[in-house]
Molecule: Glycine riboswitch aptamer
Organism: Rhodobacterales bacterium 32-66-9
RNA sequence: GCGUCAGGUUCGGGAGAAUCCGGCGGACCUUUCGGGGUCCAAAGGUGCCGAAGGAGCAACCGCCCCGGUAAACUCUCAGGCGCAAGGGACCGUAGCUGACGA
Numbered sequence: 001g002c003g004u005c006a007g008g009u010u011c012g013g014g015a016g017a018a019u020c021c022g023g024c025g026g027a028c029c030u031u032u033c034g035g036g037g038u039c040c041a042a043a044g045g046u047g048c049c050g051a052a053g054g055a056g057c058a059a060c061c062g063c064c065c066c067g068g069u070a071a072a073c074u075c076u077c078a079g080g081c082g083c084a085a086g087g088g089a090c091c092g093u094a095g096c097u098g099a100c101g102a
Stems, first nucleotide, its partner, number of pairs: 002101006009094001011092003018046001020045002025040006047081003053077001054075003060068003
């Protein structure tokens, strides 16, 4: 110097699901000052989504008991559900580090 794998870093890409109920509080308009209206909107509830994280297992392996064991599958604890932003598994890109091989 080369290849494979793993882990950081740079840059780029990157999905799904509520314009639901509720109405703390706030802004604005209007008023005969009693009130009326529009918008935003916290807690909570219901429904829903899967691609941070977490949990589960088929083949297989350990003789057996029992245990080990993957995912974008399953669960939905966590997280999330208008646009944007943020987050985001994963993919590509260019360095770096480590292990192994010839």